This is a predicted structure of a 95-nucleotide RNA (Glycine riboswitch aptamer) from Dactylosporangium siamense. Lineage of the source: Bacteria > Bacillati > Micromonosporales > Micromonosporaceae > Dactylosporangium. Rfam family: Glycine riboswitch aptamer. Its family is annotated with glycine biosynthetic process in the Gene Ontology.
[in-house]
RNA sequence: CGACCCGCGACGGGAGAGCCCCCGGACACCACCGGGGCGCCGAAGGAGCAACGUUCUCCCCAGAAUCUCUCAGGCACAGGUACCGCCGCGGUCAG
Numbered sequence: 001c002g003a004c005c006c007g008c009g010a011c012g013g014g015a016g017a018g019c020c021c022c023c024g025g026a027c028a029c030c031a032c033c034g035g036g037g038c039g040c041c042g043a044a045g046g047a048g049c050a051a052c053g054u055u056c057u058c059c060c061c062a063g064a065a066u067c068u069c070u071c072a073g074g075c076a077c078a079g080g081u082a083c084c085g086c087c088g089c090g091g092u093c094a095g
Base pairs, nucleotide, nucleotide: 001095005091006090007089008088009087011085012084013083018038020037021036022035023034024033025032039075040074041073045071046069047068048067053061
């Protein structure tokens, strides 16, 4: 000097599912807010597990997700999101 990898930030892209029903507030109406009810979504987060590993064997341990669960969150628009691209900074380090 510095590939790959990891973390952070900026920019761009980025879904899914009732703007359902009842009550109240507000209100000319719609929209909005709160509470209750049922239905639904999975791509913030969270939880669970296979193979492999370990062991003479079993148990335990460790063990991934876009899979599963739906605790949380969400279900007009908007916003946000996992993930992807790209740039910058930092870390580790092959060379």